[in-house]
């Protein structure tokens, strides 16, 4: 100096983790479509479909300096003609006009008509002229042209169909080759001929077009000479190469060439203004050679997918000879020879222009081949030459096809994959524009003339780049919009409002660059030359050329004026509320939103991103390390081949040496430009462009080095193998031989069963079974030994013996020398199960049959029983063939068994080698777990994997005798499948433990009558809610009216109630007679105010409050939704558990702690522990009860004292005083703590004792942990939405909640004698009492009535407690049980007992004789029985709440049920077993397979036919040029009819050979009656096969069977709980 700058994730599988795996997202690019939307300008760019089909313009022509002609102008001479509205004489008409003469007429002005003269103008003959005209040849000059000719059309341009090919790409070869134009050098260009188009005539045709005959030219054609340094041949040298060869050189020899044009000159010659011959330029022409350019062919490397494409070639491989091409070569032929290619992938089959490049990626790599370059390939399809320097030719011929198109029907005519256009396809791509100014190309001497190459302009936001839509101020934070907790907040400095700017747009003015080495004019000079002619060159100077375009720029003018969308806003992902809507309508890229409060639909109002664009869609790359070269796996996720041997391939020990082909390192060539990358300029910047430069990682060549790998060569023993000498083994064949046990068969005992099960039955026995015993036959299989022992490659392999064999292993020393590992293909082996033959057949036993089990039972149990299981031969080739672990080598710590051998040994034992197992270090793993028998570390070779499903399936192919086997897909689907691990939950798993759980008792329920709840009916209404446990004597502590919420029916509408406010009111407010109604309500006579302020003497008069009255705003709602909620309550559960901090251990969920050993009612406390602490819960603080003590003494108590009354006088009652001892009341202490004794335990603790009222939490309450049940309640209350507002409010009366065919639950009563009735007696606590409780007394059989003391209560009432106890009675019975129903007559409450209270008295007197199945409660003052009291409440009690009397049994025990706790275990379960989940039909859709057939492609084969065309042969026909003869005729030079020949041609005749035609297959593909399965789909059937021991353990092959999962036999595995052994190993 150059070079190196560059890597991001993320949602989704689960209840949660961590791994594997996919699906998806985020970025970056488009020749782009679409949908909203759009101001300018620059630079690009623009039919990906239909290689479909085209109207119509145009895209390749040019040269007259190549050639004859033709047209037209101008010019030059010159001939001819005739006209003339040319010129000029004459002639005769005719009109006109002048003046004059005559007739005539007359208005006397003059008309008229007649004649001759001048003159004018037409016309018409006649002469004579030619500057006009016209025509005719010639020459000259310019424009122009058809046509011969000569270049050019083989360039440029367009496309992408075909091609897997030397097509491209790169490097090479060419001694195997061409090259028109063009440079540059070398020679030449002599001399002669003969046509034949244009044109002409005559024809044919509708046309396109052609046919005869004549004339003509040339740089058109042919011929003769000449020529070599070219070519061939044939010698020779010399040089060089790898070689065939090649190059130079020289000597013969042979073949063979040409063409003018245009300008100009006269120096030498000739005729003479001046030409010719020549001469001179220029441009051509011919021969030869070079050099550039451009091509042709060969050759090395690369250059998709499919093996479900495995074998392909006969011109096929090579030789020889020979045709063909510029040029090699099977390119073509003959003849030989029999080869060539293929797994390193031929052959076919699909796709495909290839690259340079472009997009992406860190990079490597993937994809792609628009625009711009390079190459190829094609030109309506197919074939096929022909011209020519180049074709097999886009705007060229011939042929066949197919198609449009014109015809006169006979024949033509055509090719936009050129520009531009148009039809059709399609999502889908433009002007029938201008130029030829530039650049480029083709002609030409040039001028120019042609160019849709191209340069411009136009259309599209396609794309990239740029600018712009204003800039500064500017709060009352305006109005509107949104939201809103109503108080606000945003929209928002945004507007608005001031001040400014002027970019684009818009108007006016000026205006390029592009042009010049261009053209043309003048032209110094310099060149060719004889030359001053002329011709090239040329400096200078002029002049002319612009499509773009009055464009790009500059200047100026008014004016913020004209200029913003789009998408999104649930995570990913940056952005949020309302409102609609309500699993609806929708969204959606993946997860996923939506079923009444959606940041996910739709709208808004505010935000986020980009911005003239924004989003979709499609495609690529990327992320995706998700094909892993960089870079990836295979115990269990997908995934090791069932085992070996062993080709080919890969891969391979130590040393010497040579080479040097892989390697490395230097040069050198080459990698076309463009891009891409760095500076630097150029457009005001940028996009875009231009210039340096660097890069192009590549290949070829060549120098060098030799360590490595390769190769040769040589040597070695350590890898491998070999001899020896030893062992040990269910290794393996084959033959025999044994015992036991079973079946059978004979006999013999003997007798009713046997034999099977959960439990039985089928089946067997009395024709004698089982049992028992003898004897015999048969077949299979080898107990015990037997062991995580041997042995074998697996599979396997198990009584003895014995043949014959494979293989290991140790030991000892020799010996061979790398002989070795692995192994694609391939042979051979391969459990069962199953096949073909043929034996054999005791047991067991798929199928079958029958018994049972069940809803069923096509099973599990049985009874039986056939294939098979056995041998022998031959198939088959699968298994959970498994360590789910492919071999082989080397390394990486160890214990410890155990098997076979060697060693040391002092006989404890220690060591080595090979196998077999367990715990284990480091290290690996997702994680279990592996760990010298790896899953570690490394090397080497094989297989094999890439979501799950469809599927190990169809289709093809191969094997097989069949089943059935190996290979092995796609359509279509789905987000997921998965594997390890955590935590729950669960289990017809396990352990341990606890509860009235069970057992053990006592009593019920469930039967009957009632009661009362609910459900059902049922009604106008039977209001509503509660619903397994945990709704149902609950909500409801009390429905006649009322409650009440429900139903009918009458009413009210700011309302029964609150606020606010606005109007209005002295006959108001307030009473309110009366009248209508059931009542609310409606009307309504009549009486009739208050307060406060100002005015006023008062009366009164304004204003104001209350009140009223209308009216707004608003109440009201027992309507909705407990699934929006709060609150409170049940439940598991008063069950012992839930849980943190900080530390440890785990990638992590997570674990530990809280587990473990004891212990307890208890996570209760103790030991132990990576854990150490702590919190919510247990336990104790709280009430009560139980025992005492202290205070206190009324309403409570009365022993004991005093007094007094009565009385039936040892005394009892009742008052008084006094007293607090008791007893109580109610404050407050004390007591209990395993404290204290034994005994057990380390310790907690435990059991038993004492003391004590009271003993181990004394009893009882009270209290209820984290959480679960979306449990319950929106009707107690509160409350968000939602709805309703003369009704879903509110009032009033009636009615319903009380219904009643049933059913259920909860009760109360009984069924009787432990009773029931009569009588008598005795003892309670808890409470309540003033709209109360109500004594005593009275009346009433009673309820109850009268009356009325006493008591706000320890006073006084309620208040008689009742079961019991004594006595009577009744005797077992539908009863003196038992009381429902029923009549009558009453009593209480209560406006009112009809629907619809209670209670009394008489009377009546049902079921009912202890309850099927199931089923509830209780462990002690409990249960059961007996009564009382209280809330509610007017009245209503079998129900709740409480309260006292009497008072038990029973608990061995934890096997069993239920429910609960801890620890393990399985799991496919997490809504957690009321879980998941598999198949079968059934229905719908979708996509495929098979399938008689029936339609189509494609490529090849055999044959048939055979167009054009080349080439070969023929050509009796035809034939100018040269050669020969030659009639004839000549100017005597020569001309020549004819003829023959050379040469050519039509023709015809073969090879080849397109396209067609026939056959026979091949493949690929569309359909298709029918049919197979598959996928999918909110609430379908049938069962219950898988997950827990899934209720028969489960899976695998295999066989049979079945409506379906699925059974069942054989064999095999663990990927099987469990419980027990055994063995191992760890600790102690």
């Nucleotide at each position: 100096c150059u070079u190196u700058u560059g890597g991001a994730g993320g949602g989704u599988u689960u209840g949660a983790u961590c791994c594997u795996g996919g699906c998806u997202c985020a970025g970056g690019a488009c020749u782009a479509a679409c949908g909203c939307u759009g101001g300018c300008g620059g630079c690009g760019u623009g039919u990906c479909u239909u290689a479909a089909a085209c109207a119509u313009g145009c895209a390749a022509g040019u040269c007259g300096u190549a050639c004859g002609g033709u047209u037209c102008a101008a010019g030059a001479a010159g001939c001819c003609a005739a006209g003339a509205c040319g010129c000029u004489a004459g002639a005769a008409g005719u009109a006109g006009g002048a003046a004059g003469c005559a007739a005539g007429a007359u208005u006397c002005g003059u008309c008229u008509u007649g004649c001759a003269u001048c003159u004018u103008g037409c016309a018409u003959c006649u002469g004579g002229c030619u500057u006009c005209u016209g025509g005719c040849a010639u020459c000259u000059u310019g424009a122009a042209u058809a046509g011969u000719g000569g270049c050019g059309a083989a360039c440029g341009g367009g496309u992408g169909a075909g091609u897997a090919g030397c097509g491209c790409g790169u490097g090479g070869a060419u001694a195997a080759c061409c090259u028109a134009c063009c440079u540059c050098c070398g020679g030449g260009a002599g001399g002669c001929g003969g046509a034949u188009a244009a044109u002409c005539c005559c024809g044919c045709g509708a046309a396109a077009g052609u046919g005869g005959g004549a004339c003509u030219a040339a740089u058109a054609c042919g011929c003769c000479g000449u020529a070599a340094u070219g070519c061939c041949c044939u010698g020779a040298u010399a040089u060089g190469g790898c070689a065939u060869g090649a190059u130079a050189u020289c000597a013969g020899g042979a073949u063979g060439a040409a063409a003018g044009g245009c300008a100009g000159c006269c120096u030498a010659u000739c005729c003479u203004u001046g030409g010719a011959a020549g001469c001179u330029g220029c441009c051509g022409c011919c021969u030869g050679g070079u050099g550039a350019u451009g091509g042709g062919u060969c050759c090395g490397c690369g250059u998709c997918c499919c093996a479900u494409u495995a074998g392909c070639u006969u011109g096929u491989u090579g030789g020889u000879g020979a045709g063909g091409u510029a040029a090699u070569g099977g390119c073509u032929c003959a003849c030989c020879a029999a080869g060539g290619c293929a797994a390193u992938g031929a052959u076919g089959g699909g796709u495909a222009g290839c690259c340079g490049g472009c997009c992406u990626g860190a990079g490597a790599g993937g994809g792609u081949g628009a625009u711009c370059g390079g190459c190829c390939a094609c030109a309506c399809u197919g074939g096929g030459a022909c011209u020519g320097a180049g074709a097999c030719a886009c705007g060229g011929c011939c042929c066949a096809g197919a198609c449009u198109c014109c015809u006169a029907c006979g024949g033509g005519a055509g090719g936009c994959a050129g520009c531009a256009g148009u039809u059709u396809a399609g999502a889908a791509a433009u002007u029938u524009g201008g130029g030829c100014a530039a650049u480029g190309g083709g002609c030409g001497a040039a001028a120019g003339c042609c160019u849709g190459a191209c340069c411009c302009a136009g259309c599209g936001a396609c794309g990239c780049c740029g600018c712009g839509u204003g800039g500064g101020g500017g709060a009352u934070g305006a109005a509107g919009g949104c939201c809103u907790u109503c108080g606000g907040g945003u929209u928002g400095u945004a507007a608005a409002c001031c001040c400014c700017u002027g970019u684009u747009a818009g108007c006016c003015c000026g205006g390029a660059u592009g042009a010049a080495g261009g053209u043309c004019c003048u032209g110094a000079g310099g060149u060719c030359c004889a030359a001053c002619a002329g011709g090239c060159c040329a400096a200078a100077g002029g002049a002319c050329u612009g499509a773009c375009a009055g464009u790009a720029c500059g200047g100026g003018c008014a004016g913020a004026g004209a200029a913003a969308g789009c998408u999104c806003c649930g995570g990913c992902u940056a952005a949020c509320u309302c409102c609609g809507u309500g699993c609806c309508a929708g969204c959606a890229g993946c997860c996923g939103c939506g079923g009444u409060a959606a940041u996910a639909c739709g709208g808004a109002g505010g935000g986020a991103g980009c911005a003239a664009g924004c989003g979709u869609u499609g495609u690529c790359c990327g992320g995706a390390a998700u094909u892993a070269c960089u870079g990836g796996g295979c115990g269990u996720a997908a995934a090791g081949g069932g085992g070996a041997u062993g080709u080919a391939g890969g891969c391979g020990u130590c040393u010497c040496g040579g080479c040097a082909a892989g390697u490395u390192g230097g040069g050198u060539g080459u990698g076309a430009a463009a891009u891409c990358c760095u500076u630097c300029g150029g457009c005001u910047c940028a996009a875009c462009c231009g210039a340096a430069g660097a890069a192009c990682u590549g290949c070829a060549c060549u120098c060098a080095a030799a360590a490595c790998u390769g190769u040769c060569g040589g040597g070695a023993u350590u890898g491998a193998g070999c001899a020896c000498g030893g062992a040990a083994g269910a290794g393996g064949u084959g033959a025999g031989c044994g015992g036991a046990a079973c079946u059978c068969c004979c006999g013999g005992u003997g007798u009713a069963g046997c034999g099977g099960u959960g439990a039985a039955a089928u089946g067997u026995g009395u024709a004698g079974a089982u049992a028992u015993u003898g004897g015999g036959a048969g077949g299979a299989a080898c107990a015990c030994c037997a062991g995580u022992g041997g042995c074998g490659a697996a599979g396997g392999c198990g009584g003895c013996u014995c043949u014959c064999u494979g293989g290991u292993c140790c030991g000892u020393u020799g010996c061979u020398g790398a002989c070795g590992c692995u192994g694609a293909g391939g042979u051979c082996c391969g459990a069962a199960a199953g096949c073909u033959g043929g034996g054999g057949g005791a047991g067991c036993g798929a199928a079958c049959a029958g018994g049972a089990u069940u809803a069923g039972a096509u099973a599990c149990c049985c009874u039986g029983g056939u294939a098979g299981u056995c041998c022998c031969a031959g198939c088959c080739g699968u298994a959970a063939a498994c360590g789910a672990u492919g071999g082989a080598c080397a390394c990486u710590a160890g214990g410890u068994g155990u098997c076979c051998u060697c060693g040391a040994g002092u006989u404890a034992u220690c060591g080595g080698g090979g196998g077999u197992g367990c715990c284990g270090a480091a290290g690996u793993u997702a994680a279990c777990a592996c760990a010298u028998u790896a899953a570690g570390u490394g090397u080497c070779c094989c297989g094999c994997c890439u979501g799950g499903g469809g599927a190990g399936u169809a289709c093809g192919g191969u094997c097989g005798c069949a089943a059935g086997g190996c290979u092995g897909a796609a359509a279509c689907u789905c987000a997921a499948a998965g594997g390890a691990a955590u935590u729950g939950a669960c289990g017809g798993g396990g352990a341990c433990c606890c509860g009235c759980a069970c057992a053990a008792g006592c009593g019920g329920u469930g039967g009957a009558g009632g009661a009362u709840g609910u459900g059902g009916u049922u009604c106008a209404a039977u209001u509503c809610g509660a619903g397994g446990c945990a709704a149902c004597g609950c909500g409801a502590a009390g429905a006649a009216c009322c409650u009440u919420a429900c139903c009918u029916g009458g009413g009210c509408u700011u309302g029964a109630u609150a606020u606010g406010u606005u109007a209005g009111u002295g006959g108001u407010a307030g009473u309110g007679a009366c009248c209508c109604g059931a009542a609310a309500g409606g009307g309504a006579a009549a009486c009739g105010a208050c307060c406060c302020c100002g005015a006023u003497u008062u009366u009164u008069c304004g204003g104001g409050g209350a009140g009223c009255u209308a009216g707004c705003a608003c109440a009201g709602g027992u309507g909705c939704u407990g699934c929006a909620u709060g609150g409170c309550u049940g439940u598991c559960g008063u069950c012992a558990g839930c849980u943190c901090g900080u530390g440890c251990c785990g990638u992590g969920a997570g674990g530990u702690g809280u587990u473990g050993g004891g212990u307890u009612a208890a996570g209760u406390c103790c030991c132990g522990c990576a854990a150490c602490g702590a919190g919510c819960g247990c336990a104790a603080c709280c009430c009560u009860u139980g025992u005492u003590c202290c205070u206190a003494g009324u309403u409570g108590c009365c022993a004991g004292c005093c007094c007094c009354g009565c009385c039936u006088u040892u005394g009892g009652c009742g008052a008084g005083g006094g007293g607090c001892a008791c007893u109580c009341u109610a404050g407050g202490g004390a007591g209990a703590c395993u404290g204290c004794c034994c005994u057990c335990g380390u310790a907690a603790g435990a059991g038993g004792g004492a003391g004590g009222a009271a003993g181990g939490u004394g009893g009882g309450g009270a209290c209820g942990a984290c959480g679960u049940c979306a449990a319950g309640u929106c009707a107690u209350c509160a409350u968000g939405g939602c709805c309703u507002u003369u009704a879903u409010g509110c009032c009033c009366a009636g009615g319903g909640c009380u219904a009643c065919a049933c059913a259920c639950g909860u009760c109360c009563u009984a069924c009787a004698a432990u009773g029931g009735c009569c009588g008598g007696u005795a003892c309670a606590g808890c409470g309540g009492g003033c709209u109360g409780c109500g004594a005593c007394a009275c009346c009433g059989c009673g309820a109850g009535g009268u009356g009325a003391a006493g008591c706000u209560a320890a006073u006084c009432c309620c208040u008689u407690a009742a079961a019991a106890c004594c006595g009577g009675u009744c005797c077992c019975a539908g009863u003196u049980c038992g009381g429902a129903u029923u009549g009558c007559a009453g009593u209480c409450u209560g406006c009112a007992a009809c629907u619809c209270g209670a209670c009394u008295g008489c009377a009546u007197g049902a079921a009912g004789u202890c309850g099927g199945a199931a089923u509830c409660g209780c462990u002690a003052g409990u249960a059961a029985u007996c009564g009382c009291g209280g809330a509610u409440c007017a009245g209503c009690a079998u129900g709740c709440c409480g309260c006292g009397g009497u008072g038990a049994a029973u608990a061995c025990g934890u096997u069993c049920c239920c429910g609960g706790g801890u620890c393990u275990u399985g799991u496919a379960c997490a809504c957690a077993c009321c879980g998941c989940c598999c198949g079968u039909c059934a229905c719908g859709c979708c996509a495929u397979g098979g399938a008689a057939g029936c339609c189509g492609g494609u490529a090849g084969c055999a044959c048939c036919c055979g167009a054009a065309g080349u080439c070969a042969c023929u050509g009796g026909c035809c034939u100018a040029a040269c050669c020969c003869c030659a009639a004839g005729c000549u100017u005597c030079g020569g001309c020549g009819a004819g003829g023959g020949g050379c040469g050519g041609g039509a023709g015809g005749u073969g090879c080849c050979c397109a396209a067609g035609g026939u056959g026979a297959g091949a493949u690929c593909g569309g359909u298709a009656a029918c049919u197979g399965g598959g996928g999918c789909g909110a609430a379908g059937u049938c069962g219950u096969a898988a997950c827990a021991a899934g209720g028969u353990a489960g899976c695998c092959g295999u066989a049979c069977g079945g409506g379906a999962a699925c059974g069942u036999g054989c064999g095999g595995c663990u990927g099987g709980a469990u419980c027990a052994c055994c063995u191992c190993c760890u600790u102690u």